[in-house]
Molecule: Bacterial RNase P class A
Organism: Acidimicrobiia bacterium
RNA sequence: AGAGUUCGCCGGGCGGCCGCGGGCCUUCGGGCCUGAGGAAAGUCCGGACUCCACAGGGCAGGGUGCUGGGUAACGCCCAGGCGGGGUGACCCGACGGAAAGUGCAACAGAGAGCAGACCGCCGAUGGCCUUCGGGCACAGGCAAGGGUGAAACGGUGGUGUAAGAGACCACCAGCAUCCCGGGUGACCGGGAUGGCUCUGCAAACCCCACCCGGAGCAAGGCCGAGCAGGGACGACGGUGGCCCGCCGACGAAGUCCCGGGUAGGCCGCAUGAGGCCGGCGGUGACGUCGGUCCCAGAUGGAUGGUCGCCCAGGAGCCGACGAGGCUCUGGACAGAAUCCGGCUUACAGGCGAACUCGCCUC
Numbered sequence: 001a002g003a004g005u006u007c008g009c010c011g012g013g014c015g016g017c018c019g020c021g022g023g024c025c026u027u028c029g030g031g032c033c034u035g036a037g038g039a040a041a042g043u044c045c046g047g048a049c050u051c052c053a054c055a056g057g058g059c060a061g062g063g064u065g066c067u068g069g070g071u072a073a074c075g076c077c078c079a080g081g082c083g084g085g086g087u088g089a090c091c092c093g094a095c096g097g098a099a100a101g102u103g104c105a106a107c108a109g110a111g112a113g114c115a116g117a118c119c120g121c122c123g124a125u126g127g128c129c130u131u132c133g134g135g136c137a138c139a140g141g142c143a144a145g146g147g148u149g150a151a152a153c154g155g156u157g158g159u160g161u162a163a164g165a166g167a168c169c170a171c172c173a174g175c176a177u178c179c180c181g182g183g184u185g186a187c188c189g190g191g192a193u194g195g196c197u198c199u200g201c202a203a204a205c206c207c208c209a210c211c212c213g214g215a216g217c218a219a220g221g222c223c224g225a226g227c228a229g230g231g232a233c234g235a236c237g238g239u240g241g242c243c244c245g246c247c248g249a250c251g252a253a254g255u256c257c258c259g260g261g262u263a264g265g266c267c268g269c270a271u272g273a274g275g276c277c278g279g280c281g282g283u284g285a286c287g288u289c290g291g292u293c294c295c296a297g298a299u300g301g302a303u304g305g306u307c308g309c310c311c312a313g314g315a316g317c318c319g320a321c322g323a324g325g326c327u328c329u330g331g332a333c334a335g336a337a338u339c340c341g342g343c344u345u346a347c348a349g350g351c352g353a354a355c356u357c358g359c360c361u362c
Base pairs, nucleotide, nucleotide: 002357003356004355005354006353007352008351009350010349012310013309014308015307016306017305018304020035021034022033023032024031025030037333041344042343044342045341046340047339048338049216050215051214052213061212062211063210064209065208066080067079068078069077070076081095082093083092084091085090096207097206101205102204103201104200105199118146119145120142121141122140125139126138127136128135129134154172155171156170157169158168159167173197175194176193177192178191179190180189181188182187220267221266222265223264229258230257231256232255233254236248237247238246239245274293275292276291277290278289279288280287281286311331313329314328315327316326317325318324
């Protein structure tokens, strides 16, 4: 100096004026403090919290799927194993079971699952012909070679044969069973035996193991007008001479009370699996201890506008294409709504650390 890989971080700063939400104070004029994010997003997983349901077990349904660990939990994270990709740093993988059962395998191809003969090889044996050397390619044999395909029933070499073939043999690969060694484990290394090879697909049904009750802050709780409703008192008549009582009608106005609950208000609701700094344990995710800080809370839903100065960055001009100066421009994606842990997606520009490959110079 070029090309990359992984991880982490920032993502404009300061001030004035005018506004908006929240809190506190107020002499009611106002004053002071404070006010978005790394994703607040998608709402895809997991939890906290709340209400409802629930003895226990099973079926159905859904999810997850190598091993060990982390965590409140997870489909997340860390470490490792195996497989695939890359020269490499490193990246990717729903990565249990296809010798339980069922099913599927397009197109091409002769044949696609205990398959098949298109080209091809042979024609020993049998057949026909023969000049007895052989010929024909008829019956038949074969699957080595070619061709099709994502995939064609192990590979290489040899024996063998008419030609061939795990038909047989050696080595290799793979599978099954057993044994030894290492590892917590996934798995790895080695050995023996076996039949000679037993295709692929389970984000197809299915089998196995494990997990899962439902709804969600418009959850849920408290207070509660007005209107309607219920009750008590309440003027009348009858019974009776009168009062109480009883019966009947209007059950009016008015006064008081009642429960449910609408509008509305308050709580839930901002101290939390919390942030920052440091020590210790751990390869790490993370845990633990100490110190320190309090950091939005709306409910038609605030977080904005404008001006000045400065800073990355970009363009132009002067200068020499340098140093430097001047002018213009200029900061992405987006945006809380019960909260938290993840994943995914969007993101102008910039910074840092470690590592890799090739090249140059000393």